Transfer RNA from an Akkermansiaceae bacterium, 73 nucleotides, folded computationally. The organism belongs to Akkermansiaceae, within Bacteria. It was read from a public genome assembly.
RNA sequence: GCCGACUUAGCUCAGUUGGUAGAGCAGUUGAUUUGUAAUCAUCAGGUCACCAGUUCGAGUCUGGUAGUCGGCU
Numbered sequence: 001g002c003c004g005a006c007u008u009a010g011c012u013c014a015g016u017u018g019g020u021a022g023a024g025c026a027g028u029u030g031a032u033u034u035g036u037a038a039u040c041a042u043c044a045g046g047u048c049a050c051c052a053g054u055u056c057g058a059g060u061c062u063g064g065u066a067g068u069c070g071g072c073u
Stems, first nucleotide, its partner, number of pairs: 001072007010025004019056001027043001029041003049065005
């Protein structure tokens, strides 16, 4: 220099054909226990990396930028 993949909650990741953003773990509160752990219930937590475009509607499609990883030279 060229090519490809990925970027979604604190962490690991789903999200199917464009139509209400989710799970597990972690966290809050409560129950249970003499107490802790475990267990159960509950609640909170999101500018879907960023900037534009298409569309009635974009996490999803298109272009660009940035970052991470890999391949080729």